[in-house]
Context: one part of a larger RNA
Molecule: small-subunit ribosomal RNA, central domain
Organism: Zingiber officinale
Order: sequence, then C1' cells, then structure tokens
RNA sequence: UUGGGCGUAAAGCGUCUGUAGGUGGCUUUUCAAGUCCGCCGUUAAAUCCCAAUGCUUAACCUUGGACAAGCGAUGGAAACUACCAAGCUAGAGUAUGGUAGGGGCAGAGGGAAUUUCUGAUGGAGCGGUGAAAUGCGUAGAAAUUGGAAAGAACACCAACGGCAAAAGCACUCUGCUAGGCCGACACGGACACGGAGAGGCGAAAGCUAAGGGAGUAAAUGAGAUUAGAUACCCCAGUAGUCCUAACCGUAAACGAUGGAUAUCAGGCAUUGUGCGUAUCGACUCGUGCAGUGAUGUAGCUAGCGCAUUAAGUAUUCCGCCGCGGGAGUACGCUCACAAGAAUGAAACUC
Repeated sequence: UUGGGCGUAAAGCGUCUGUAGGUGGCUUUUCAAGUCCGCCGUUAAAUCCCAAUGCUUAACCUUGGACAAGCGAUGGAAACUACCAAGCUAGAGUAUGGUAGGGGCAGAGGGAAUUUCUGAUGGAGCGGUGAAAUGCGUAGAAAUUGGAAAGAACACCAACGGCAAAAGCACUCUGCUAGGCCGACACGGACACGGAGAGGCGAAAGCUAAGGGAGUAAAUGAGAUUAGAUACCCCAGUAGUCCUAACCGUAAACGAUGGAUAUCAGGCAUUGUGCGUAUCGACUCGUGCAGUGAUGUAGCUAGCGCAUUAAGUAUUCCGCCGCGGGAGUACGCUCACAAGAAUGAAACUC
C1' cells in the first nucleotide's frame, strides 16, 4: 500500500481566475506504446516448497523437480487507454428574442430625525437611576415655536423574498458596466472538468497622508454600587466610526458541509420565465426549465440528523487530518510602515 477519513469527534484553503501535471462525450480508421497470449534467454550456489535417499528416528545430509515474479529478445491479438486520420452533436460556447434583480462604479436630487447656532414665548427646574449623585440651569436651562448650518444613516414597503465568487448589497433618479435565467433554434464542433505553484478580490479592527466630524464611542475623567470595583449602571469624552488615495490579509470569513458530472419516491410553499387551459381582463388550474425554503421515503449516519440544494449511489481533480498538552509557540525564511501575517517543529509531559 492492497483497505481509513474530513456537518458536530483531528480534518474543506475566506473566495474566485488560472499555469504545469491529472481526468475527460459519440462513430469509423491507422498504429501497437500501455494491455493480453505463445515461445526463448537470464535471474550463481545455498535457502524456501514438492518427491525420494542416507545417518536406529528426528534435526541434519544427499539427489531430483517445480511454482511464482522481474528484466531482455521474438512471434501474434486489437476489445479498452494512448497515438494517427476523418466525421458527429447530447457537453461547453457564440449569435439572437425576451426578462427579474438592494450585482458593481460614478453623478445628481430628497425628506424624517439628531446636534449646534440664532430669534420669540416662558420662568424653575431639567436630566438621569433600582435609588441617587456627578452634570445642565435665573449670565434664563428644560418645554413650545420661526430661521440657519452640519454630518451620518435611509422608517414604512420588507418577505421564510431578490442579487452577487465570496466578503457583501436597500431613500429616489440618471449614465456607464458585469453576471444569471427563460424561449426558439442559427453557427461552430469536445473547444470540457479541476487545478500544485502563481495572481485577483476579501467584513470588522488597525496603520499612513490629506480632509471631515452630527450622533455614537475603546482610552480617559467624574458620579454611583461594592469589602474592593481598574467592571456591569450614570454624566462627560478623545482616537475611531465617514470620505479620498495607499497598506494590512485576518474572522464562529459557518451550511462549522471544496468543485464538476451522472443517477435515485413523493406531496407542499415561494421567486423568475415559458407552454397549455380559462377569461373582457387580472386571477385560477395543469405542466416544463432555473433558483430559494420547510417536510419526508429509500439509502446513509456512532447518534443527532442528511435526504434530487445529500451527509444516498458512482466517477474525477484539488485541499486537509492521524491521542491530549507543549503550540499555532520557538528557530529559520518570506511578506508588512508597524501591529503582525504566512510557513511551522522539538525537548519534555501524559
């Protein structure tokens, strides 16, 4: 290794593109590399195995024989794989007619709320809590109301709904732009899947520079609570949160479930779209394709559960795991402005 696994026990890279290698649809032909059959040579002897022989037997010794397998040569077979040549259209793609969408980028516009400033009314409280206090207020607060400014986020619609590779995406309108799905079938003819290295994107926090700063809020200050209270509660409050340009590259980046293809009971709901039916029309009813859900049979699973969106049945490619701790640590190397990230042990212990 034959012959283990990865939802939750250790284990699916955060996600996509893609190089090498790997795997690959249908038909006919060539060839004979893989494959299969025959034969030859060789693989020292001893050993092992089989049959005999000799020591009283055995171990042991002697004689003879053989399997299997490898390598090389040679003669054949041609189904499968590879190769050669020609074709096909069911995979993949292009074109075409529709269509849904918070997909992306940029620009413009909007109203509610909040805070601040300013004017008016008003006149002693307000605020906050379990209760309070710090705090704000007769230098006129809170409350009500007119005006102005600023920044951030977009109630209802809203869904168990939609879109996107993932991260993620929602006020409205416009421009540019990417992907999907459905329908007819026109083109071309395997152009496919997956992907070590490599590259792109990648929440929040953090970092650099220039802005911005309403609300909120690490740090910090004060008030409470308490034995203490570096907290929970309260009053303030700076980085940050926002924008532009660059970096960082990590998350319980989760469906804790890698991608692709084929196949295997149903009924129900819902989104997009087509067909039939129905109708004045929107509905309705039946049905196809593509999604999204909750159930459930076979099957699988240690159980929980999964169950056509599989964790079923198979093929294929990649990644990863091998008792717990030490440890995602040390050292080295690479990357980063730094913070750190990536790779990643051992002694020892049990």